[in-house]
Molecule: Bacterial RNase P class A
Organism: Pseudonocardiales bacterium
RNA sequence: CGAGCCGACCGGGCGGUCGCGUCGGGGUCUUCGGAUCCCGCCGAGGAAAGUCCGGGCUCCAGAGGGCAGGGUGGUUGCUAACGGCAACCCGGGGUGACCCGCGGGACAGUGCCACAGAAAACAGACCGCCAGCGCACUGCGCUGGUAAGGGUGAAACGGCGGUGUAAGAGACCACCAGCGUUCCGGGUGACCGGAGCGGCUAGGUAAACCCCACCCGGAGCAAGGUCGAGAAGAAUCGCCUUGGAAACAAGGCGAUUCGCGCAGACGAUUGAGGGCGGCCCGCCCGAGUCUGCGGGUUGACCGCUAGAGCCUGUCGGCGACGGCAGGCCGAGAUGGAUGGCCGCCGCUCGGUGCGAAGCACCGGGCACAGGACCCGGCUUAGAGGUCGACUCGUCCG
Numbered sequence: 001c002g003a004g005c006c007g008a009c010c011g012g013g014c015g016g017u018c019g020c021g022u023c024g025g026g027g028u029c030u031u032c033g034g035a036u037c038c039c040g041c042c043g044a045g046g047a048a049a050g051u052c053c054g055g056g057c058u059c060c061a062g063a064g065g066g067c068a069g070g071g072u073g074g075u076u077g078c079u080a081a082c083g084g085c086a087a088c089c090c091g092g093g094g095u096g097a098c099c100c101g102c103g104g105g106a107c108a109g110u111g112c113c114a115c116a117g118a119a120a121a122c123a124g125a126c127c128g129c130c131a132g133c134g135c136a137c138u139g140c141g142c143u144g145g146u147a148a149g150g151g152u153g154a155a156a157c158g159g160c161g162g163u164g165u166a167a168g169a170g171a172c173c174a175c176c177a178g179c180g181u182u183c184c185g186g187g188u189g190a191c192c193g194g195a196g197c198g199g200c201u202a203g204g205u206a207a208a209c210c211c212c213a214c215c216c217g218g219a220g221c222a223a224g225g226u227c228g229a230g231a232a233g234a235a236u237c238g239c240c241u242u243g244g245a246a247a248c249a250a251g252g253c254g255a256u257u258c259g260c261g262c263a264g265a266c267g268a269u270u271g272a273g274g275g276c277g278g279c280c281c282g283c284c285c286g287a288g289u290c291u292g293c294g295g296g297u298u299g300a301c302c303g304c305u306a307g308a309g310c311c312u313g314u315c316g317g318c319g320a321c322g323g324c325a326g327g328c329c330g331a332g333a334u335g336g337a338u339g340g341c342c343g344c345c346g347c348u349c350g351g352u353g354c355g356a357a358g359c360a361c362c363g364g365g366c367a368c369a370g371g372a373c374c375c376g377g378c379u380u381a382g383a384g385g386u387c388g389a390c391u392c393g394u395c396c397g
Stems, first nucleotide, its partner, number of pairs: 001393004006388005012345007020043002023040007045368001049379002052377005057220004064281004069216005074088005089103001090101004104211002109209002111205003126150002128146008158176002161173003177201001179198008224302004233258011260294007273285004309328008346366009
């Protein structure tokens, strides 16, 4: 200098002017509901997207048993948890830095492996080789043996060198690979290395069905609460009027409490209906439930943002991350706020002016994209720029 690989960050900035929203302070007016003006702090994201996982939180349930269903799948750690993250192991790719992995099981069972090929699973004889017999005799046919050689294919029942044989063959032997197993060493572990023994050899595919191991309450902020209002009425208390000897009755007013009306079906312990993630069994709650038509209210407030929070330093750890100390408070809307204009600067593309660097001028562009209970992840979108570590190649010293 070039190429590559991994990680982190920014993603417009500044000023002026007009205009928005919550909150705080102050003034004026007020029908006391509120209206209006001034000042001040603060006011979107790394993904706010997808709604794919895991939680916090809220309500319901918490009685199990069986079947079905779903999720995960090497080991050890981190975390509130996860299907996430870190490190490592094994396998694969790459010269390498690094990257990839639906990573338990094919000797539980069932499928599939096109075409080609003799044969695709405990499969096989197309061409061959050998022995015997026969014949029309250097070739052919039949019978038996064979799977070492050749061919087909992605893959053909271990490789190579020998012994042996009629010809061959792990039939046997030595050396390897694989499989099973014993012991030793290293490691928390998955595993790695080494020394023996053994029969000779046990295709592929589970991201096919399946088997194995572990895990799995439901619903969700439109969760869930408080207040108000209202519907045809009912009950209680107090007061007033009328009647009455009184008790009391009728009507009116006020307060409090409960509460919508009509019709139908089933039921009230011979249990309607409801609950226990789906179904069955079983268990629990239970006096009113369910259906249709009609009526009332669609209001205010809470939940709602101080958190498994962020920043800095330090310690421990390979790391994810954790401990300690100090500091900070960053939208909480509810038809739903943060925008418009001007100027300068930044980045980038093109053109012009000089021979280049570089400078100046002109024109264009500046990504993906906006909350709504809140967090931890994953996935997807995305103009451009900055920084750092490492690998390979070339050149110079």